[in-house]
Context: one part of a larger RNA
RNA sequence: CUGGGCGUAAAGCGCACGUAGGCGGAUUUGUAAGUUAGGGGUGAAAUCCCGGGGCUCAACCUCGGAACUGCCUUUGAUACUGCAAGUCUGGAGUCCGGAAGAGGUGAGUGGAAUUCCUAGUGUAGAGGUGGAAUUCGUAGAUAUUAGGAAGAACACCAGUGGCGAAGGCGGCUCACUGGUCCGGUACUGACGCUGAGGUGCGAAAGCGUGGGGAGCAAACAGGAUUAGAUACCCUGGUAGUCCACGCCGUAAACGAUGGAUGCUAGUUGUCGGGCGGCUUGCCGUUCGGUGACGCAGCUAACGCAUUAAGCAUCCCGCCUGGGGAGUACGGUCGCAAGACUAAAACUC
Numbered sequence: 001c002u003g004g005g006c007g008u009a010a011a012g013c014g015c016a017c018g019u020a021g022g023c024g025g026a027u028u029u030g031u032a033a034g035u036u037a038g039g040g041g042u043g044a045a046a047u048c049c050c051g052g053g054g055c056u057c058a059a060c061c062u063c064g065g066a067a068c069u070g071c072c073u074u075u076g077a078u079a080c081u082g083c084a085a086g087u088c089u090g091g092a093g094u095c096c097g098g099a100a101g102a103g104g105u106g107a108g109u110g111g112a113a114u115u116c117c118u119a120g121u122g123u124a125g126a127g128g129u130g131g132a133a134u135u136c137g138u139a140g141a142u143a144u145u146a147g148g149a150a151g152a153a154c155a156c157c158a159g160u161g162g163c164g165a166a167g168g169c170g171g172c173u174c175a176c177u178g179g180u181c182c183g184g185u186a187c188u189g190a191c192g193c194u195g196a197g198g199u200g201c202g203a204a205a206g207c208g209u210g211g212g213g214a215g216c217a218a219a220c221a222g223g224a225u226u227a228g229a230u231a232c233c234c235u236g237g238u239a240g241u242c243c244a245c246g247c248c249g250u251a252a253a254c255g256a257u258g259g260a261u262g263c264u265a266g267u268u269g270u271c272g273g274g275c276g277g278c279u280u281g282c283c284g285u286u287c288g289g290u291g292a293c294g295c296a297g298c299u300a301a302c303g304c305a306u307u308a309a310g311c312a313u314c315c316c317g318c319c320u321g322g323g324g325a326g327u328a329c330g331g332u333c334g335c336a337a338g339a340c341u342a343a344a345a346c347u348c
Base pairs, nucleotide, nucleotide: 003320004319005318006317007302008301012316014201015200016199017198021194022193023192025088026087027086028085029084030083031082033081034080035077036076037075038074039073040072041071042070049065050064051063052062053061054060091191092188093187094186095184096183097182098181099180103177104176105175106174107173108172109171110154114150115149116148117147118146119145120144121143125136126135162169163168206247207246208245209244210243211242215241216240220236221235222234223233258315259314260313261312262311263310266293267292268291269290270289271288272287273286274285275284276283277282278281297304298303321348322347323346330341331340332339333338
């Protein structure tokens, strides 16, 4: 390079925005670069191939032909692609009217619970377990009542419900703010899709500085269990978990399924809109999401099946036996932890 692939066998970048590039709707005219037909020139010789000839044959040598799939030039063709000019509205976007939502950021605020403190009642236990003990308690615990403080999380509602590109988002209120859907069809007129590099976002843990610290809880200590028990169970308990700012950039970051567009039976639930009908809470229909089942088709099977893993087109990423190894070395990034890129020997 070609081929075959990427849900589970190796393989979809965690997600987006976007540069170059690749690809790109309908229609008209022109052009003739790609494309295509004919002609001309060139394409050294040798080699290769075909047919002869010469060394006794062959290798080898030699003659003739073909070929040299290419390049240049010229005359035509114009379906497709390109280019130039024009037109269009179906793709895309704008506008107007509605709608739903844990989408984001900031500020404020509420109740339950937990722990602690103070005070009252009250007395000998409490706690914990399979059973115990460590532990707490006559310096008055546990329980209970009242008051106060603090931090963190938001029961019910709650739903294969909703929103977001993904990570993710859940008490309530306000402010600012992103996206989506439906209807109207007024406007622009292909403005589109993808996207190597690049840039941004990115759970948890971890790191830096400063706060905060109720509960929980790596590490750690003790008590048990056990042959042992660096565990599982119990009593404690520090980082951390929380906030602000700055790093890190990874996850079974999963639908283990890249994005976009079109096409290809249905049935049923649910969420957000529209339209119509009437018996006013149902029916029919339509658009957008989210589930279950299922035909054709696909699949090694499992299964997927209008939310495709079906039928096609475009663009990107990735795979090429197992181990060595996502390692070494080098480089880039990082405060570090480490991340990214990424082999080979050897071995089966």
This is a predicted structure of a 348-nucleotide part of an RNA (small-subunit ribosomal RNA, central domain) from an uncultured prokaryote. The coordinates come from a structure-prediction model, not an experiment, and the mean pLDDT is 88.